[in-house]
RNA sequence: GCGUUCGUAGCUUAAAGGUAAAGCAACAUCUUGACGUGAUGAAGAAAAUGGUUCGAUUCCAUUCGAACGCA
Numbered sequence: 001g002c003g004u005u006c007g008u009a010g011c012u013u014a015a016a017g018g019u020a021a022a023g024c025a026a027c028a029u030c031u032u033g034a035c036g037u038g039a040u041g042a043a044g045a046a047a048a049u050g051g052u053u054c055g056a057u058u059c060c061a062u063u064c065g066a067a068c069g070c071a
Stems, first nucleotide, its partner, number of pairs: 001070007010024004018054001027041004047063005
């Protein structure tokens, strides 16, 4: 320099055009003499910018970042 794959919650992963789901973690309440376990609840996320579309995490382009391969 070229190519391929990938980027979603603090972490690990789903959903594959129709208003983003779960597990763990963290927080609050209950339970306990206390801790832990358990129960309930709430909060929390699309790498960025454009485009296509009635509608985009999803499709397209560019940029940024990561891994791998070729030279």
Transfer RNA from Candidatus Riesia pediculischaeffi, 71 nucleotides, folded computationally.
The coordinates come from a structure-prediction model, not an experiment, and the mean pLDDT is 82.
Rfam family: tRNA. The family's RNA type in Rfam is transfer RNA. Its family is annotated with triplet codon-amino acid adaptor activity in the Gene Ontology. Rfam describes the family as follows. Transfer RNA (tRNA) molecules are approximately 80 nucleotides in length.